Predicted 3D model of a 73-nucleotide RNA (transfer RNA) from Portunus trituberculatus. Its Rfam family is "tRNA". It is annotated as a transfer RNA.
[in-house]
C1' cells in the first nucleotide's frame, strides 16, 4: 500500500428497515443476616465510533472519515 471483518450502558453481547435497543456480569437501594456472602425484589446507567446520504421511518442500507483485528505484498 491492497483486501476482508469488527466498533452497541462500566465489561461482554443480542438485535432480518418499524412501538420504549436485548440479555448476562458489574454498580446502587431495599428485604434477608449479629455481620458479610449467597438469595429475592427494585433502580440507575446507551442519544448504537464520527460526518453525510437513501427512506414515511436507519443500530441495521450506501459513501467518506476514524480506531482495532486478520490476511496479502
Nucleotide at each position: 500500500g491492497c483486501u476482508u471483518c469488527c466498533g452497541u450502558g462500566g465489561u461482554g453481547u443480542a438485535g432480518u428497515g418499524g412501538u420504549u435497543a436485548u440479555c448476562a456480569c458489574g454498580u446502587c437501594u431495599g428485604c434477608u443476616u449479629u455481620a458479610c456472602a449467597c438469595g429475592c425484589a427494585g433502580a440507575a446507567g446507551g442519544u448504537c465510533c464520527c460526518a453525510g446520504g437513501u427512506u414515511c421511518g436507519a443500530g441495521c442500507c450506501c459513501u467518506g472519515g476514524u480506531g482495532g483485528a486478520a490476511g496479502c505484498a